A computed fold for a 318-nucleotide RNA from a soil metagenome, annotated as Bacterial RNase P class A. Its mean pLDDT, the model's own confidence on a scale to 100, is 77. It matches the Rfam family "Bacterial RNase P class A". The family's RNA type in Rfam is ribozyme. The model forms 93% of the base pairs in the Rfam consensus.
[in-house]
């Protein structure tokens, strides 16, 4: 992955066909999920042909399709592995946000490093003395400057790690390594691989939003036929249609009826099926086997996701 879901055999009972006749026989009788109603479709009415907008749906390639599905593949997380997830395009089109904390969350110094240069002090060396000055040279400050490398704080700190260099320091240099950008080769592509390059201010779209593709509504209590009954009464419209319906909203289409009150009728057939119920069926007792039986019960019909589950058997990977 795939098949199966306790078997067997006896009374007694349930549902539906059918047969023979007045209560009898023979035949059938839930499910891989019937489930959740999440999605599509046949089908059916609106309906008589459309058009845009809005709202909605998807989102890596490449097909396939009716689906929001499925089939590969690529990337990215996780797992030892098989494999499993993944609202996977856009942040440079505009708008938000990013609490607290911290020095700073689109621009910033709290702690702290430096003392090469400017600048302040104090000492000393040279002239016979002495007092100043100039020069050297030494110490100290840290006021101008320099740093962002180290610490603090966070989910996230302006690439990372490491050697050098610097007055401390920075990609300032170099290795390796993420990105980014360009070449080249592969590959439908989505991306993989290797070369060279410079030194590189965030994140967030299952926030609004943009970009691509799709895309009527509503539903079997959908709809159709028969039969029953049927006393009215207001308002609005009727080809200048702003009654109404197609529609959420516009354009246009169609169009003679529509809307409230108040009264009378409401059974049955069809839709409906190799189960075909409609106050809604397979239940109980007895013995056997052994695998000791879980999730669980159709309601128009398919197909797809998702949830739930005891065991058996085979087939495949790790």
């Nucleotide at each position: 992955g795939g098949u199966u879901a306790a078997g067997c055999a006896g009374c007694c009972g349930c549902g539906g066909a059918g047969g023979c006749u007045g209560g009898u026989c023979u035949c059938c009788g839930a499910g891989g999920a019937a489930a959740g109603u999440c999605c599509g479709g046949a089908c059916a009415u609106c309906a008589c042909a459309g058009g845009g907008c809005a709202a909605g749906g998807u989102g890596g390639u490449c097909g396939a399709g009716c689906u929001g599905u499925c089939g590969a593949c690529c990337c990215g997380a996780g797992g030892a592995a098989a494999c499993u997830c993944g609202c996977g395009g856009g942040a440079a089109a505009g708008u938000g946000c990013c609490a607290c904390a911290g020095a700073a969350a689109c621009a910033a110094a709290c702690c702290g490093c430096c003392g090469a240069u400017g600048g302040g002090g104090c000492c000393g060396u040279c002239c016979c003395a002495c007092g100043u000055g100039a020069a050297c040279g030494g110490c100290u400050c840290a006021c101008a400057g320099g740093c962002a490398a180290g610490g603090u704080u966070g989910a996230a700190a302006u690439g990372g790690u490491g050697c050098g260099g610097u007055a401390a320091g920075a990609g300032c240099g170099c290795a390796c390594c993420a990105g980014c950008g360009u070449c080249g080769c592969g590959g439908u592509g989505a991306c993989g691989c290797g070369g060279c390059g410079g030194c590189u201010g965030g994140g967030u779209a299952a926030a609004c939003c943009c970009c691509a593709c799709c895309c009527g509504a509503u539903g079997c209590a959908a709809g159709g036929c028969c039969a029953a009954a049927c006393c009215g009464g207001a308002c609005c419209g009727u080809u200048u249609g702003c009654a109404g319906g197609c529609u959420g909203c516009c354009c246009g289409c169609c169009g003679a009826g529509g809307u409230c009150c108040a009264g009378g009728u409401a059974g049955g057939c069809c839709g409906c099926u190799c189960a075909g119920a409609u106050g809604g069926a397979u239940g109980g007792c007895u013995g056997c086997u052994c695998a000791c039986g879980a999730c669980a019960g159709a309601a128009u019909c398919c197909g797809g996701c998702u949830u739930a589950c005891c065991g058996a058997c085979c087939u495949g990977c790790u």